RNA sequence: GCUUUCAACAUCCCCGUUCCGGGGCGUGGUUUUUCUUCCCAGAACAACUUCGCGGCCGGAACUGAAGGC
Numbered sequence: 001g002c003u004u005u006c007a008a009c010a011u012c013c014c015c016g017u018u019c020c021g022g023g024g025c026g027u028g029g030u031u032u033u034u035c036u037u038c039c040c041a042g043a044a045c046a047a048c049u050u051c052g053c054g055g056c057c058g059g060a061a062c063u064g065a066a067g068g069c
C1' cells in the first nucleotide's frame, strides 16, 4: 500500500461518525374527485410539496480494533 472481518469506547440493551439515494411514519399547505348539509361548513380518497423522526434498506468516505497478502 491492497484486502477481509468487526464496533471495544456508549446515561439498560442496540447504536463508531458524516454524507447520498430509496422507502416508512407524523405534521402543515395546495389541487382534483366523491359524499353529507337549511346555512356556515364538514368527511373520505388520490397527487404534489414544507418540516420533523428513526435501533428501515442500500451505497460512499472517514475513525478505531484484529487478521491476510
Stems, first nucleotide, its partner, number of pairs: 001069007013055001016062007024053003028049004033044004